FMN riboswitch aptamer (RFN element) from uncultured Novisyntrophococcus sp., 119 nucleotides, folded computationally. The RNAcentral record of the sequence draws on MGnify. Its mean pLDDT, the model's own confidence on a scale to 100, is 84. The model forms 100% of the base pairs in the Rfam consensus.

[in-house]
RNA sequence: UUCUUCGGGGCGGGGUGUGAUUCCCCACUGGCGGUAUAGUCCGCGACCUGCUGUCUGUUGACAGCGGCUGAAUCGGUGUAAUUCCGAUACCAACAGUUAUAGUCUGGAUGAAAGAAGAA
Numbered sequence: 001u002u003c004u005u006c007g008g009g010g011c012g013g014g015g016u017g018u019g020a021u022u023c024c025c026c027a028c029u030g031g032c033g034g035u036a037u038a039g040u041c042c043g044c045g046a047c048c049u050g051c052u053g054u055c056u057g058u059u060g061a062c063a064g065c066g067g068c069u070g071a072a073u074c075g076g077u078g079u080a081a082u083u084c085c086g087a088u089a090c091c092a093a094c095a096g097u098u099a100u101a102g103u104c105u106g107g108a109u110g111a112a113a114g115a116a117g118a119a
Base pairs, nucleotide, nucleotide: 001119002118003117004116005115006114012026013025014024015023027103028102029092030091031044032043033042034041039090040089048067049066050065051064052063053062054061055060072088073087074086075085076084094106095105096104
């Protein structure tokens, strides 16, 4: 450098109601790299989006450079941990829906951070 494969989890019980896996109570889930083992630290990706370029009848597709981008404290151990142990918290794109969604359905049998392997 080229190619191949892999590469996101979770609503179970009860309540109200004409109607809710969407509201209320309990429950459940946690992408990738770094670092003493991390959803909450640093960085990246996903969604959305601006400009430029190429292609395109329109629409749009791809590439480069940007924008946007949630949430944690206290105590303990230790050389070292906002990562472990204990306790108590907090967060989760867009579109859809008979009723408001981290967990249902959809874009997505997609894409990507990246991981492994082969030449």
It matches the Rfam family "FMN riboswitch aptamer (RFN element)". Gene Ontology term of the family: FMN binding. Rfam's curators write: The RFN element is a highly conserved domain that is found frequently in the 5'-untranslated regions of prokaryotic mRNAs that encode for flavin mononucleotide (FMN) biosynthesis and transport proteins. This element is a metabolite-dependent riboswitch that directly binds FMN in the absence of proteins.